Context: one part of a larger RNA
RNA sequence: UGACGGGGGCCCGCACAAGCGGUGGAGCAUGUGGUUUAAUUCGACGCAACGCGAAGAACCUUACCUGGAUUUGACAUCCCGAGAAGUCUUUCGAAAGAUAGAUGUGCCCUUCGGGGAACUCGGUGACAAGUGCUGCAUGGCUGUCGUCAGCUCGUGUCGUGAGAUGUUGGGUUAAGUCCCGCAACGAGCGCAACCCCUAUCUUUAGUUACCAUCAAUUCGGUUGGGGACUCUAGAGAUACUGCCCCGGUUAACGGGGAGGAAGGUGGGGAUGACGUCAAGUCCUCAUGGCCUUUAUGUCCAGGGCUACACACGUGCUACAAUGGGCUGUACAAAGGGUUGCGAUCCCGCGAGGAUGAGCCAAUCCCAUAAAGCAGCUCUAAGUUCGGAUUGGAGUCUGCAACUCGACUCCAUGAAGUUGGAAUCGCUAGUAAUCGCGGAUCAGCAUGCCGCGGUGAAUACGUUCCCGGGCCUUGUACA
Repeated sequence: UGACGGGGGCCCGCACAAGCGGUGGAGCAUGUGGUUUAAUUCGACGCAACGCGAAGAACCUUACCUGGAUUUGACAUCCCGAGAAGUCUUUCGAAAGAUAGAUGUGCCCUUCGGGGAACUCGGUGACAAGUGCUGCAUGGCUGUCGUCAGCUCGUGUCGUGAGAUGUUGGGUUAAGUCCCGCAACGAGCGCAACCCCUAUCUUUAGUUACCAUCAAUUCGGUUGGGGACUCUAGAGAUACUGCCCCGGUUAACGGGGAGGAAGGUGGGGAUGACGUCAAGUCCUCAUGGCCUUUAUGUCCAGGGCUACACACGUGCUACAAUGGGCUGUACAAAGGGUUGCGAUCCCGCGAGGAUGAGCCAAUCCCAUAAAGCAGCUCUAAGUUCGGAUUGGAGUCUGCAACUCGACUCCAUGAAGUUGGAAUCGCUAGUAAUCGCGGAUCAGCAUGCCGCGGUGAAUACGUUCCCGGGCCUUGUACA
């Protein structure tokens, strides 16, 4: 100087408390451990691994296993020889591939001999190749402490020195934020602001959006028309403790009030200092070293990653009446669409099929939002709750749904009556609850990323648990 303390002081955070809803019990989904297996590819392991890499394993992916092939190679550059490229067929085969034949000549230059470019086949070796090892050799990227308020430097001063001071102190703040003081005076990286979205208004513009007034109307903003409104998307304005009162050191600042759409950082996002964990990643990529080179490379078929006594994590659906079923009826936002979204009409109980209008989309389509509201019914039951499991019949995608897809219909109707010890999230348009969309994707979503609808309760307080910041103290620790 740090680190640590079941030392002290001050302060903060859904850290506790106050509340609301869960997990832990059930069934299923998914990840992991373990076990099994020819293989169940690999990585990730307290927080910070475990719906994680994987924004989607039937083949492919695929790295694993079994078997079949191959050796200048699936790919790149160079050299030699032959042939344009290409197209079609035979036999064997699961395919990869092996084998035998047929056909066919282009482009550029030409001294008409040939040469060249591209491509294919054969040969030689230099080389290729490796998701092989080492993340404890590395770059890059990332997680975490933590959006915590810290981390440093120059000069000066003090100390023999390591170092100290500044950065401590008194106030204050979300903040090393600001004020005052001070052997310090300044400065840098962080904080804040500048950026984006959102909340209010003005203005510009008015189609594909809108419709107040005026006509027409097939009653649909549909047509004429309008530029008001909504909205869209460009430019601006607005909030600064600016104003008033009180407190305070005449300060910073704090409390209250006015006006205002909004008030003291308005709400949200992006943004992550010096560093820590030899944290994670050699399987994104790059790369040192090591290793393999008729194999640890490459191609193919099938299988596996989907196994199942069990254990754990994360979720979904429930156990019902604030509910289930049926009928009617209302209101979104944000997205996606040409190998695409697919209206209408017809067929089918349905998944879907047939037809194919319109749309490269503020125009057309996906697309009925659902919870809600109104009415009827069920009456406390393992039920008209719950839907697992299983049997049968189908639909769709795709060479192909056996291992191993999703969905539909009929039948079946399991566990489950609110969950021990323990444990998690959340402070407002939040939790809870309800549906909608998207990426990946042929097909496949209870996961992930977004969107809106309805919309709470509680916070006395900081004694305690956890984590963190500043000062101080002790130390046989570095």